[in-house]
Context: one part of a larger RNA
RNA sequence: UGACGGGGGCUCACACAAGCGGUGGAGCAUGUUGCUUAAUUCGAUGCAACGCGAAGAACCUUAUCCUGGGCUUGACAUGCAGGAAUGCCUCCCUGGAAACAGGGUUGGCUGCCCUUCGGGGUGAAGCCUGCACAGGUGCUGCAUGGCUGUCGUCAGCUCGUGUCGUGAGAUGUUGGGUUAAGUCCCGUAACGAGCGCAACCCUUACCUUUAGUUGCCAUCAUUAAGUUGGGCACUCUAGAGAGACUGCCGGUGUUAAGCCGGAGGAAGGUGGGGAUGACGUCAAGUCCUCAUGGCCCUUAUGUCCAGGGCUACACACGUGCUACAAUGGCCGAUACAGAGGGCAGCGAUACUGCGAAGUGGAGCAAAUCCCAAAAAGUCGGUCUCAGUUCGGAUUGGAGUCUGCAAUUCGACUCCAUGAAGUCGGAAUCGCUAGUAAUCGCAGGUCAGCAUACUGCGGUGAAUACGUUCCCGGGCCUUGUACA
Numbered sequence: 001u002g003a004c005g006g007g008g009g010c011u012c013a014c015a016c017a018a019g020c021g022g023u024g025g026a027g028c029a030u031g032u033u034g035c036u037u038a039a040u041u042c043g044a045u046g047c048a049a050c051g052c053g054a055a056g057a058a059c060c061u062u063a064u065c066c067u068g069g070g071c072u073u074g075a076c077a078u079g080c081a082g083g084a085a086u087g088c089c090u091c092c093c094u095g096g097a098a099a100c101a102g103g104g105u106u107g108g109c110u111g112c113c114c115u116u117c118g119g120g121g122u123g124a125a126g127c128c129u130g131c132a133c134a135g136g137u138g139c140u141g142c143a144u145g146g147c148u149g150u151c152g153u154c155a156g157c158u159c160g161u162g163u164c165g166u167g168a169g170a171u172g173u174u175g176g177g178u179u180a181a182g183u184c185c186c187g188u189a190a191c192g193a194g195c196g197c198a199a200c201c202c203u204u205a206c207c208u209u210u211a212g213u214u215g216c217c218a219u220c221a222u223u224a225a226g227u228u229g230g231g232c233a234c235u236c237u238a239g240a241g242a243g244a245c246u247g248c249c250g251g252u253g254u255u256a257a258g259c260c261g262g263a264g265g266a267a268g269g270u271g272g273g274g275a276u277g278a279c280g281u282c283a284a285g286u287c288c289u290c291a292u293g294g295c296c297c298u299u300a301u302g303u304c305c306a307g308g309g310c311u312a313c314a315c316a317c318g319u320g321c322u323a324c325a326a327u328g329g330c331c332g333a334u335a336c337a338g339a340g341g342g343c344a345g346c347g348a349u350a351c352u353g354c355g356a357a358g359u360g361g362a363g364c365a366a367a368u369c370c371c372a373a374a375a376a377g378u379c380g381g382u383c384u385c386a387g388u389u390c391g392g393a394u395u396g397g398a399g400u401c402u403g404c405a406a407u408u409c410g411a412c413u414c415c416a417u418g419a420a421g422u423c424g425g426a427a428u429c430g431c432u433a434g435u436a437a438u439c440g441c442a443g444g445u446c447a448g449c450a451u452a453c454u455g456c457g458g459u460g461a462a463u464a465c466g467u468u469c470c471c472g473g474g475c476c477u478u479g480u481a482c483a
Base pairs, nucleotide, nucleotide: 001483002482003480004479005478007477008476009475010474011473012472015467016466019431020430021429022428023427026322027321028320029319030318031317032316034313042053043052065308066307067306068305069304070303071302074133078132079131080130081129082128083127087109088108089107091104092103093102094101095100111122112121113120114119135297136296138295139294140293144291145290146286147285148284149282151280156195157194158193159192160191161190162171163170164169175186176185177184201274202273203272204271207241208240209239210238211237212236215232216231217230220229221228245268248262249261250260251259252258324424328383329382330381331380332379333378334377340371341370342369345364346363350359351358352357390421395416396415397414398413399412400411401410437459438458439457440456441455442454443453
């Protein structure tokens, strides 16, 4: 000087407390351990691994992970030497699971120069042989770059000069206040500065203005319908501005920084949300994104193919979904979003089917058309507390769709079946407002496959006295046999 203390002081935080809803019990989905297996590819492992890499394993993906069959200058790149000659697309036969091996030569196209139209020369690409080499998701994340997590959006981390100290170092950065903040003020052997904080950026909340189609409709006419004429006032869209700064008033404070209350205002003291992550810590994670040193393989640890596996299943754990019902289930009627996506695409009206869906193809590269029905909600009816008209697992049958192909191993529909489950022990998690809870919608991935993920809106609470205690963090101080 740090680190540590079941030392002290101050302080912050969904840390506790006050509340609301969960997990832990059930069934299923998904990830992991373990076990099994020919193989169940690899990585991630306290917080900070476990719906994680994977924004989507039937084949492919996929990784010799397993079994089997092929190739060896190679699936891919560049170069050299030699050789034979066209090359590209397409077709057929035999063997085969395919890769591949052997054979045939059906058809189309084919540069430049010469030509007696028979052909000859030549270039590029291609073929064969050989050589350099390719190739490796093989090892090392404890050789590395890059990227990322974490403490933590915590308020810290440092430097120059000066001063003090023999020196390691100290000071500044401590102290008194204050703040979300090393934020600011005052004091001060310090004076300044840098990286962080804040601000600048995006979005949202109010207003003005410009513009008025594909958007809108107050007035006028019109219609089944903003449908049409008309209009651009309103909504909205997207450009420009304005607005919030403790600016104003009162109190308080050291005359300060500020704090408390109030006014005006759409908004008040960082207005709400996002992006933004200091010096560093964990030899944290990643050599399987990529790049890369070293090591290793080179008829195999490379490469091609078929089938299988990654989907197994006494168990254990994590994360979720659905429930156990009447604030509900079922039936009928009916209302209101936002944000997205669409051409090898979205697909309307219509018709068929109980349905999944099919036929067909209006319109749309979209403020125009489509996906598109929002759901919870509201109104009416029914059920009457039951393992039920709750719950939907499981199983049988019949189908639809995607795709070469749904057996291992897809999603969905209909009929039948109708399991556990009556609110969950110890323990444990999230959340402070348009939040929790609850309700649906969309997107990416994607042929198909979403209870996951990323977004979007609808309905919409309770509670916070406070900091004694638990966990973690910051500052000062103290002890130390630790570095």